[in-house]
Large-subunit ribosomal RNA, domain II from Microbispora rosea, 685 nucleotides, folded computationally.
Its Rfam family is "Bacterial large subunit ribosomal RNA".

Context: one part of a larger RNA
RNA sequence: GCCUGCGAGUUAUGGUGUGUGGCGAGGUUAACCCGUGUGGGGGAGCCGUAGCGAAAGCGAGUCUGAAUAGGGCGUAUGAGUCGCAUGCUGUAGACCCGAAGCGGGGUGAUCUACGCAUGGGCAGGUUGAAGCGUGGGUAAGACUGCGUGGAGGACCGAACCCACCAGGGUUGAAAACCUGGGGGAUGACCUGUGUGUAGGGGUGAAAGGCCAAUCAAACUCCGUGAUAGCUGGUUCUCCCCGAAAUGCAUUUAGGUGCAGCGUUGCGUGUUGCUUGCCGGAGGUAGGGCUCUGGAUGGCUGAUGGGCCCGACAAGGUUACUGACGUCAGCCAAACUUCGAAUGCCGGUAAGUUGAGCGUGGCAGUGAGACUGCGGGGGAUAAGCUCCGUGGUCGAGAGGGAAACAGCCCAGAUCACCGACUAAGGCCCCUAAGCGUGUGCUAAGUGGGAAAGGAUGUGGAGUCGCAGUGACAACCAGGAGGUUGGCUUAGAAGCAGCCACCCUUGAAAGAGUGCGUAAUAGCUCACUGGUCAAGUGAUUCUGCGCCGACAAUGUAGCGGGGCUCAAGUACACCGCCGAAGUCGUGGCACUGCCGGUUUUCCGGUGGUGGGUAGGGGAGCGUCGUGCGAACCGGUGAAGCCGCCGAGUGAUCGUGUGGUGGAGGUCGUGCGAGUGAGAAUGCAGGC
Numbered sequence: 001g002c003c004u005g006c007g008a009g010u011u012a013u014g015g016u017g018u019g020u021g022g023c024g025a026g027g028u029u030a031a032c033c034c035g036u037g038u039g040g041g042g043g044a045g046c047c048g049u050a051g052c053g054a055a056a057g058c059g060a061g062u063c064u065g066a067a068u069a070g071g072g073c074g075u076a077u078g079a080g081u082c083g084c085a086u087g088c089u090g091u092a093g094a095c096c097c098g099a100a101g102c103g104g105g106g107u108g109a110u111c112u113a114c115g116c117a118u119g120g121g122c123a124g125g126u127u128g129a130a131g132c133g134u135g136g137g138u139a140a141g142a143c144u145g146c147g148u149g150g151a152g153g154a155c156c157g158a159a160c161c162c163a164c165c166a167g168g169g170u171u172g173a174a175a176a177c178c179u180g181g182g183g184g185a186u187g188a189c190c191u192g193u194g195u196g197u198a199g200g201g202g203u204g205a206a207a208g209g210c211c212a213a214u215c216a217a218a219c220u221c222c223g224u225g226a227u228a229g230c231u232g233g234u235u236c237u238c239c240c241c242g243a244a245a246u247g248c249a250u251u252u253a254g255g256u257g258c259a260g261c262g263u264u265g266c267g268u269g270u271u272g273c274u275u276g277c278c279g280g281a282g283g284u285a286g287g288g289c290u291c292u293g294g295a296u297g298g299c300u301g302a303u304g305g306g307c308c309c310g311a312c313a314a315g316g317u318u319a320c321u322g323a324c325g326u327c328a329g330c331c332a333a334a335c336u337u338c339g340a341a342u343g344c345c346g347g348u349a350a351g352u353u354g355a356g357c358g359u360g361g362c363a364g365u366g367a368g369a370c371u372g373c374g375g376g377g378g379a380u381a382a383g384c385u386c387c388g389u390g391g392u393c394g395a396g397a398g399g400g401a402a403a404c405a406g407c408c409c410a411g412a413u414c415a416c417c418g419a420c421u422a423a424g425g426c427c428c429c430u431a432a433g434c435g436u437g438u439g440c441u442a443a444g445u446g447g448g449a450a451a452g453g454a455u456g457u458g459g460a461g462u463c464g465c466a467g468u469g470a471c472a473a474c475c476a477g478g479a480g481g482u483u484g485g486c487u488u489a490g491a492a493g494c495a496g497c498c499a500c501c502c503u504u505g506a507a508a509g510a511g512u513g514c515g516u517a518a519u520a521g522c523u524c525a526c527u528g529g530u531c532a533a534g535u536g537a538u539u540c541u542g543c544g545c546c547g548a549c550a551a552u553g554u555a556g557c558g559g560g561g562c563u564c565a566a567g568u569a570c571a572c573c574g575c576c577g578a579a580g581u582c583g584u585g586g587c588a589c590u591g592c593c594g595g596u597u598u599u600c601c602g603g604u605g606g607u608g609g610g611u612a613g614g615g616g617a618g619c620g621u622c623g624u625g626c627g628a629a630c631c632g633g634u635g636a637a638g639c640c641g642c643c644g645a646g647u648g649a650u651c652g653u654g655u656g657g658u659g660g661a662g663g664u665c666g667u668g669c670g671a672g673u674g675a676g677a678a679u680g681c682a683g684g685c
Stems, first nucleotide, its partner, number of pairs: 001685006011092013026047003032041003051058002061073004095233002098230001102223006113197009122187001124156003127152001131148006160184003164181005199215001201211003236618006246259005260365002262362007272352009286338001287336002292332003296328004304320001305318004368393010398409003413586004418582003424576003427560003433573001435572006446562001452546002456543010473530005479503003484498003509524001513522002587608009619674001621671008630663002638658005643652003
């Protein structure tokens, strides 16, 4: 891992609903007794029949109160109670499995930590302390040479002990090892045997280490099925409806309570919703500047300052400041003289079975996601975050978007080798047009991107010049005063500053650029000629170009491939295309109508995606009561096929084989009643 078997809402009791039954203003016994019939007794008690008050108490009233007041709760409007079944709930382990842990009683120091008692062990080699002897030395000493001696948590290194490094091993040879190096090796050394210390305790040269492969509190049994707002799992079928991921509160935030939203019973019956029409309130979008503020420029110019004048007062002046006013143009969530569209409220008509409202039973949800629109936060960032308002997913299959929960189309009752369409498509992969007409694009743009840049190219304008000859090209001129003045070493058209005139002329700047140290030189503006018909500037707009660099392999059309297109714009004609719609047939639920009026049948409409969840109807397993006076060695159950039936769970006393002794059907009752999942349990392979 697979297979087989086992494996999870139970039972008791209290409460509260629903269904059903008995009795009914009543209903019913409990313990217990007699006793063995699913019998008899037992009325204590409980619920109901009356309430109000804290109570005494009073009573269709009562309480408050001084009250014959008012007010509160009642009466008038009466159905209960006891069983059975079932939904939910309280108490119990309470659907099942799962902690880490807590407490109590015991068992452990044969591992290991430390202590105690008593034994054992340490090849070989080296160094050479004190002391002693002796020589030197001294006044005596100190000191010193040589010898002797044999100290040391001394040295090297086996046994022995340890475990620093590396490699291997890592489903190992081994639940800590192997190999090669390494450290200690007379010591705080190693070791045998015996013995002691016990769980909030021991022991610890201290690492929270060790206390039997277990240690921030051992192991074992018990309390114990501890508790688990957490995770996982929870077993047959069909039919109807069908959510939520919100608000408030919470030692609350992944839990829960109430409300919201679902379902189901009862009551009410158009009250709901949509659309049309009619009538309303409003201050958003937008606009605007009256107000509140912000903010730009012009005119006017109070006040204040400067200057002048003045003995003071007055006066004059001002490129300063700049109120108010005025003109023009702006900005605002907390501005508004204005002001929509939607939405909201009311009335009315029509349409609309799963509308509304009330009240009981039972829930689930209370992590939401993306997308369009209106906003807050952020950076007018995020597959970001928080609201509002729609949609989809969630709980939604089908077609499209290559693939792709949240986008586009469209809501799957079943069958069909029928038809029409939606989005999207129609050259091939690939169903259907290499469709028609007129343009555009040359970039494979299409088939990724900005600021910015450009004689790309199409369209529409506006303004110049032009047969009195334009634009471009070519030929020629482009002069004189003058080297203008200043500045400067120099400044001569051309470093810089100022001015920018006059003359001759067809025209020629006190000079457009290059150039020189400064000149020179080249060139331009401007003019004439040659030539000959268009040539410039600018605005808007369609499609393109550059900007454009990344890591496995083209790789930014799904691919092939595509250029008067298979790209793109406009118009048009066809076709394909879904579980949409239609056609034919069947099933289920349901509104209305008719028959029948219980079921049921017919007609005519509608409905039938579905998670959590609610409601309804069934299948099967085991046991059992009653019935079929059932089947069975002429072959029961079980097992393996075939055929057949049913919407399905399933079924067949059909049939073939196997098997070899019990079993089935109808109708009730009762459950250890259905397996694929729980890192499920046991066994087998």

The coordinates come from a structure-prediction model, not an experiment, and the mean pLDDT is 85.